[in-house]
Context: one part of a larger RNA
RNA sequence: CGUAGGAUACUUGAGGAAGGCUGUCCCUAGUACGAGAGGACCGGGACGGACGAACCUCUGGUGUGCCAGUUGUUCCGCCAGGGGCAUGGCUGGUUGGCCACGUUCGGAAGGGAUAACCGCUGAAGGCAUCUAAGCGGGAAGCCUGUUCCAAGAUGAGGUAUCCCACCCUUUGUGGGUUAAGGCUCCCAAGAGACCAUUGGGUUGAUAGGCCAGAAAUGGAAGCACAGUAAUGUGUUGUUGAGUUGACUGGUACUAAUAGGCCGAGGA
Numbered sequence: 001c002g003u004a005g006g007a008u009a010c011u012u013g014a015g016g017a018a019g020g021c022u023g024u025c026c027c028u029a030g031u032a033c034g035a036g037a038g039g040a041c042c043g044g045g046a047c048g049g050a051c052g053a054a055c056c057u058c059u060g061g062u063g064u065g066c067c068a069g070u071u072g073u074u075c076c077g078c079c080a081g082g083g084g085c086a087u088g089g090c091u092g093g094u095u096g097g098c099c100a101c102g103u104u105c106g107g108a109a110g111g112g113a114u115a116a117c118c119g120c121u122g123a124a125g126g127c128a129u130c131u132a133a134g135c136g137g138g139a140a141g142c143c144u145g146u147u148c149c150a151a152g153a154u155g156a157g158g159u160a161u162c163c164c165a166c167c168c169u170u171u172g173u174g175g176g177u178u179a180a181g182g183c184u185c186c187c188a189a190g191a192g193a194c195c196a197u198u199g200g201g202u203u204g205a206u207a208g209g210c211c212a213g214a215a216a217u218g219g220a221a222g223c224a225c226a227g228u229a230a231u232g233u234g235u236u237g238u239u240g241a242g243u244u245g246a247c248u249g250g251u252a253c254u255a256a257u258a259g260g261c262c263g264a265g266g267a
Base pairs, nucleotide, nucleotide: 001152005163006162007161008160009159010158011157015149016148017147018146021049022048023047024046025045026044027043033038051106052105053104054103055102059100060099061098062097066093067092068091069090070089071086072085073084074083075082076081110144111143112142117137118136119135120134164266166176167175168174181262182261183260184259185201186200187199188198189197206255207254208253209251210250211249212248213247215244216243217242222238223237224236
């Protein structure tokens, strides 16, 4: 821009894409077959490999500043307690998120038309013949069936709901104020390069803060105790303490204020 008014939701599916892999073992059955050795078709079941998708309950990884320990040095006047720098200084853990080494699931079944091939009936050609008329069976392949995209499918589809029929006019495929609705702007994240998408914008829990919980770390500081004391080490009580990023719930304290723009009149 189109889809002959303007919108908001939900859809149909022409068409397209993806997927389609395979092994071992058991039962049938040591049966059929075979002198024996050996050893099935058909049918049923179990467990795998590789590949793929989704997810984070479990296991594990990451987790640049969540907790703790610790070395050197420097600063906060000193002690104590802390901050900076040293690869995140080093080390031990670790929530959310992301992930695989983790978990769950998938390949189908079924239907239809067929290929090679196997048949029935059957003449031309008194026989024979699957074929000439006619009728069956038959594949991981084809069309479906499963998942995803999809009406620019210009053949532009469908359903439901909302807005109306204004003013000017040179009468035109013109101009204008608006409606439903939308955009801008702002707060954000289950979204994200940007854009878009999704949620929210005071008639508000959208984000931050605060409160509570979960979870993490693992026993804060101070004081007291033990020790004649210096120094050093270890331990105890107050105390599962103190601290805490993303998680869950609540709460208008802070910020989403105020505003601007577009948008039909139905050839």
This is a predicted structure of a 267-nucleotide part of an RNA (large-subunit ribosomal RNA, domain VI). It matches the Rfam family "Bacterial large subunit ribosomal RNA".